[in-house]
Molecule: RNase P RNA; transfer RNA
Organism: Sulfitobacter sp.
RNA sequence: GCGGAAGGCUGGAUGACCGCUUUGUGACAUGCGCCUUGGCACAUGCACGGGGAGGAAAGUCCGGACUCCAAGAAGAUACGGUGCCGGGUAAUUCCCGGGCGGGGCAACCCGACGGACAGCGCCACAGAAAUAAAACCGCCUUUGCGGCGGGUCGGGCAACCGAAACUACCGCAAAAGGUAAGGGUGAAACGGUGGGGUAAGAGCCCACCGCGUCGCUGGCAACAGCGAUGGCACGGCAAGCCCCACCGGGAGCAAUGCCAAAUAGGGACCGCGUGCCGUAAGGCGGGGAUGCUUUUGCCCCAGCAGGUCCGGGUUGGCAGCUAUAGCGGCAUCGGCAACGGUGUCGUCAGAGGAAUGGUCAUCUAUCGUCGUUAGGCUUGCCUGACGACGGGGACAAAAUCCGGCUUAUAGGCCUUCCGCGCAU
RNA sequence: GGUCCCUUAGCUCAACUGGAUAGAGCAGCCCACUUCUAAUGGGCAGGUUGAGGGUUCGAGUCCUUCAGGGACCGCCA
Numbered sequence: 001g002c003g004g005a006a007g008g009c010u011g012g013a014u015g016a017c018c019g020c021u022u023u024g025u026g027a028c029a030u031g032c033g034c035c036u037u038g039g040c041a042c043a044u045g046c047a048c049g050g051g052g053a054g055g056a057a058a059g060u061c062c063g064g065a066c067u068c069c070a071a072g073a074a075g076a077u078a079c080g081g082u083g084c085c086g087g088g089u090a091a092u093u094c095c096c097g098g099g100c101g102g103g104g105c106a107a108c109c110c111g112a113c114g115g116a117c118a119g120c121g122c123c124a125c126a127g128a129a130a131u132a133a134a135a136c137c138g139c140c141u142u143u144g145c146g147g148c149g150g151g152u153c154g155g156g157c158a159a160c161c162g163a164a165a166c167u168a169c170c171g172c173a174a175a176a177g178g179u180a181a182g183g184g185u186g187a188a189a190c191g192g193u194g195g196g197g198u199a200a201g202a203g204c205c206c207a208c209c210g211c212g213u214c215g216c217u218g219g220c221a222a223c224a225g226c227g228a229u230g231g232c233a234c235g236g237c238a239a240g241c242c243c244c245a246c247c248g249g250g251a252g253c254a255a256u257g258c259c260a261a262a263u264a265g266g267g268a269c270c271g272c273g274u275g276c277c278g279u280a281a282g283g284c285g286g287g288g289a290u291g292c293u294u295u296u297g298c299c300c301c302a303g304c305a306g307g308u309c310c311g312g313g314u315u316g317g318c319a320g321c322u323a324u325a326g327c328g329g330c331a332u333c334g335g336c337a338a339c340g341g342u343g344u345c346g347u348c349a350g351a352g353g354a355a356u357g358g359u360c361a362u363c364u365a366u367c368g369u370c371g372u373u374a375g376g377c378u379u380g381c382c383u384g385a386c387g388a389c390g391g392g393g394a395c396a397a398a399a400u401c402c403g404g405c406u407u408a409u410a411g412g413c414c415u416u417c418c419g420c421g422c423a424u
Numbered sequence: 425g426g427u428c429c430c431u432u433a434g435c436u437c438a439a440c441u442g443g444a445u446a447g448a449g450c451a452g453c454c455c456a457c458u459u460c461u462a463a464u465g466g467g468c469a470g471g472u473u474g475a476g477g478g479u480u481c482g483a484g485u486c487c488u489u490c491a492g493g494g495a496c497c498g499c500c501a
Base pairs, nucleotide, nucleotide: 001420002419003418004417005416006415007414008413009412010411012363013362014361015360016359017358018357020052021051022050023049024048025047026046028045029044030043031042033040034039035038054395058406059405061404062403063402064401065400066252067251068250069249071296073294074293075292079248080247081246082245083244084098085097086096087095088094099113100111101110102109103108114243115242119241120240121237122236123235136183137182138179139178140177141176142175143174144172145171146170147169149167150166152163153162154161155160191209192208193207194206195205196204210232211230212229213228214227215226216225217224218223256319257318258317259316266310267309268308269307270306271304272303275284276283277282285301286300287299288298312500313499326347327346328345329344330343331342332341333340334339366391367390368389369388370387371386372385373384374383375382376381377380425497426496427495428494429493430492431491434450435449436448437447443481452468453467454466455465456464474490475489476488477487478486
């Protein structure tokens, strides 16, 4: 210098004017109310001061806090989820470290990564055969048939002719059998490579590799290494059912509680069944649980506490509501790290159909055009500096609150590391 | 704000337990029939199964991340 890898920060700045929201203060103003008639409280306005969007506020994909459901107290099953091991956390499917597998020369990155000898199911087409595997071609053996050669016997002077069995080789749209080495099909063909062996072959035998089982060593563990042994028997799919281990009660701030206004203070159906003893307290019995069951406690036993639907009214206010598993900065200690402990400092939106905005000026990251100038060479382009004019901020905006994940994001800045080239 | 569901041809819907070329009806185009039109008959075209990624030999179907659309949920008596 070029090319890459990992991580972090930032997300325009300043000023003026005009607004919005919330909050504090007030010898202020106005209105209404109360009473002990000059005080209190509330609302509105005014004056002065403080606070006022994000790294994702988003998607609502996870996990919690909080509230209600009869206190979800216990249980197993169903259902849902998670899935290598260890740790972190309030908790998680998140984070950190490690293992294994894969990719990259490397820095580093990626992985829903338990179980397919518990069982069931599926594996299209092609192919001979697709899971209790299977002979299409090929290879080999035997038999049969044919061809040719050889020897034997008979005839012939000879060339040669004839005979029956034997033997070697070759062939056959032939038969029977052996064979999983080779071909071909497929995503996948019942271990791979080499040698021996065989009629041809084959874990049939041997060596190495792979696989299974057992043992030892190291490690908390996942797992790794070594040795022995089996002799291949063990295909894939669990983001198919399932098995194993672990986790989970349901609903959600439009939860929930209170006040006010208004209305036809209604109707239909469902649920429960109007209890017994006792003067009473109480006891017995019955009923009531947001999947199911059980029980201590709780509520109800009378026209209703309850549920569903229809009809009617309203579209107001207060609380929940923002500061605590707080959050953030700094220091220090423990830990490889995530994170935790201690100390100290700061206190950071609370609106509620919904505020956090608008205009102007200057500057700035940066872009375009033109001009001046310096350098380079491939001679009409590139790079740098300066000036003028014009443009100009990405994704996107709280809605009960936190911790994560995922997705979107113009541009800028910083740190560490890897490979290659050049120079010293 | 919260909860849940859907997306296949221009429109309305199919597609079994994942299996190959994704099918129907209506609409469209062409031809025949008719004097012409309609109806009828025959033929044709039309699909990145909303988009991306993954699991699998194979995805409309299973898993996941986005996009678009839709439904429901207040209070009083």